[in-house]
Small-subunit ribosomal RNA, 5' domain from a Pseudomonadota bacterium, 475 nucleotides, folded computationally. Lineage of the source: Bacteria > Pseudomonadati > Pseudomonadota.
Context: one part of a larger RNA
RNA sequence: GAACGAACGCUGGCGGCAGGCCUCAAACAUGCAAGUCUAGGGGGUGUAGCAAUACAUCACCGGCGGACGGGUGCGUAACGCGUGGGAAUAUACCUAUUGGUUCGGAACAACUGAGGGAAACUUCAGCUAAUACCGGAUACGUCCUUACGGAGAAAGAUUUAUCGCCAAUAGAUUAGCCCGCGUUCGAUUAGCUAGUUGGUGGGGUAACGGCCCACCAAGGCGACGAUCGAUAGCUGUUCUGAGAGGAAGAUCAGCCACACUGGGACUGAGACACGGCCCAGACUCCUACGGGAGGCAGCAGUUGGGAAUCUUGGACAAUGGGGGAAACCCUGAUCCAGCCAUGCCGCGUGAGUGAUGAAGGCCUUCGGGUUGUAAAACUCUUUCGCGCACGACGAUAAUGACGGUAGUGCGAGAAGAAGCUCCGGCUAACUUCGUGCCAGCAGCCGCGGUAAUACGAAGGGGGCUAGCGUUGUUC
Numbered sequence: 001g002a003a004c005g006a007a008c009g010c011u012g013g014c015g016g017c018a019g020g021c022c023u024c025a026a027a028c029a030u031g032c033a034a035g036u037c038u039a040g041g042g043g044g045u046g047u048a049g050c051a052a053u054a055c056a057u058c059a060c061c062g063g064c065g066g067a068c069g070g071g072u073g074c075g076u077a078a079c080g081c082g083u084g085g086g087a088a089u090a091u092a093c094c095u096a097u098u099g100g101u102u103c104g105g106a107a108c109a110a111c112u113g114a115g116g117g118a119a120a121c122u123u124c125a126g127c128u129a130a131u132a133c134c135g136g137a138u139a140c141g142u143c144c145u146u147a148c149g150g151a152g153a154a155a156g157a158u159u160u161a162u163c164g165c166c167a168a169u170a171g172a173u174u175a176g177c178c179c180g181c182g183u184u185c186g187a188u189u190a191g192c193u194a195g196u197u198g199g200u201g202g203g204g205u206a207a208c209g210g211c212c213c214a215c216c217a218a219g220g221c222g223a224c225g226a227u228c229g230a231u232a233g234c235u236g237u238u239c240u241g242a243g244a245g246g247a248a249g250a251u252c253a254g255c256c257a258c259a260c261u262g263g264g265a266c267u268g269a270g271a272c273a274c275g276g277c278c279c280a281g282a283c284u285c286c287u288a289c290g291g292g293a294g295g296c297a298g299c300a301g302u303u304g305g306g307a308a309u310c311u312u313g314g315a316c317a318a319u320g321g322g323g324g325a326a327a328c329c330c331u332g333a334u335c336c337a338g339c340c341a342u343g344c345c346g347c348g349u350g351a352g353u354g355a356u357g358a359a360g361g362c363c364u365u366c367g368g369g370u371u372g373u374a375a376a377a378c379u380c381u382u383u384c385g386c387g388c389a390c391g392a393c394g395a396u397a398a399u400g401a402c403g404g405u406a407g408u409g410c411g412a413g414a415a416g417a418a419g420c421u422c423c424g425g426c427u428a429a430c431u432u433c434g435u436g437c438c439a440g441c442a443g444c445c446g447c448g449g450u451a452a453u454a455c456g457a458a459g460g461g462g463g464c465u466a467g468c469g470u471u472g473u474u475c
Stems, first nucleotide, its partner, number of pairs: 001475004006471005013347006019340002021305001026303003030300003035064003040061002043058006071258003080183007089175002094171008102136004111126006142151003156163002184230003191221003196218008233255004237248004260281005283294004311337001313336003319333001320331004350380004360371004384416001386411003419464005424445003430459005440447002
């Protein structure tokens, strides 16, 4: 000098764009953050109707989605990440193509009845539907088999368009796996290893493989740093620097890991699943003491910790996501608004004329000098701001949270808007008074013990400016 997710002190007019718990992966009151489909199904309730039925609504069975989106950085020195390759794989929804969509059956919720429990919830009996479940048939193609041959499927809804379902192939997308190279510090860590290293045969997986198992062999790694310990998410990038480098990894984007702590599987195309399940633990809450409930590292918000970090806001209008044939519903993703000079950028705090160089202040050699064209005064202007009112924008029509916002027009009127720090040298900027090694200053050198340009104040001056200075950290 530059930089910052900064903090502190003094000060503070406006706007645009960005950023905002770096500390306790500490604990959490309250609300919301994942639903949707009645065009899969049978019911309950309500309204209308004589009824058939229609509409609304509610749980239940069923489908798809809750594996995305959002958060955090605990762990991890690792094929985790980066980069470049690879073969032994899967892939819901989507696209293309081929061929099917047949015949039957038995249940379980809801519901009804009877109980248990303080509650959470739950037991027994009975009835019932389906795109829920099961069996038979069939098989273009698929799989198994040396061959003969063998194996496996479906679901319907509808008033019409249509939407589906099953099998197979190909594509696309996404994901899993393997390998080369790179990836912090310590040798005051030198030896480490028994499923360990390899083989054979099996099991398991979507898939290769000691991934797992039986047997066999005795290997494998290591001063080119194994093992152990410490620290740490990695990268694109960011900061600095002429560069080489050094430092960092907030925001944004990609990958990874985690979801109160530890473990486990279930379902599923996909999880070993943040707002799913089971077990154990710590903690909190309810209890009729028998037993139950919970998980903000989602968005707000609270307590605590800390030098320190925001609203318990609006809307689904746009972009995107889930469901649905659609209408539409949901969406604290997102888009917006609020708070904060936290940063960057822009604008303003007036412009012109104006010498009796006014008054006042300060200094003075008492003549004057300086503050200073500065003010006053005169002539103008109105950005920002204040008040009032019309209206647009981007889609053929309709649809705007933001928002009566941006912009624009009219009116009044200089009105409403300047501070901070420094002035001994480095380093731009000097005098007077006070103090008297005191009080104090200080980044370094150093100032202060009676004329201090270095302390405190004043006048004057220098610098930056809605900021300025200090502290911290990096180069």